Model confidence (mean pLDDT): 83 of 100. The RNA shown here (SAM riboswitch aptamer (S box leader)) has 113 nucleotides and comes from Pedobacter nutrimenti. Of the family's consensus pairs, 97% are formed in the model. It was read from a public genome assembly, where an Rfam model found it.
RNA sequence: GAUUUAUAAAGAAGUGGCGAGAGACAGGCUCAUUGACCCACUGGCAACCCUACCAAACGGAAGAAGGUGCCAAUUCCUGACCAGUCAACAGGUGUUGACUGGAAAGAUAAAUU
Numbered sequence: 001g002a003u004u005u006a007u008a009a010a011g012a013a014g015u016g017g018c019g020a021g022a023g024a025c026a027g028g029c030u031c032a033u034u035g036a037c038c039c040a041c042u043g044g045c046a047a048c049c050c051u052a053c054c055a056a057a058c059g060g061a062a063g064a065a066g067g068u069g070c071c072a073a074u075u076c077c078u079g080a081c082c083a084g085u086c087a088a089c090a091g092g093u094g095u096u097g098a099c100u101g102g103a104a105a106g107a108u109a110a111a112u113u
Base pairs, nucleotide, nucleotide: 001113002112003111004110005109006108007107013042014041015040016039017038021031022030023029025079026078027077028076043071044070045069048067049066050063051062053060054059075105081102082101083100084099085098086097087096088095089094
């Protein structure tokens, strides 16, 4: 790097450094010289791996030493595709708008390669 599986409407700060954009992409909308983003230290949240117990197994209920991860906004919202519902316009099986659901994409973890 690739593949597979799982998860996501919860939660979580301070100081120092840098100096202009950042939130994956497009459009919005937010954050940002009252210093964002990113980096370091300390702190914390959480529970994927992990630790011990139960269990035939899927898993269950605990823990937080270690390996990650995370600490603005639902993955910030919508879209990139599909389906459904309602309404309007057409009068033919369509167009437009709104809503709902599922995918896809991206993120994180673990396993395999």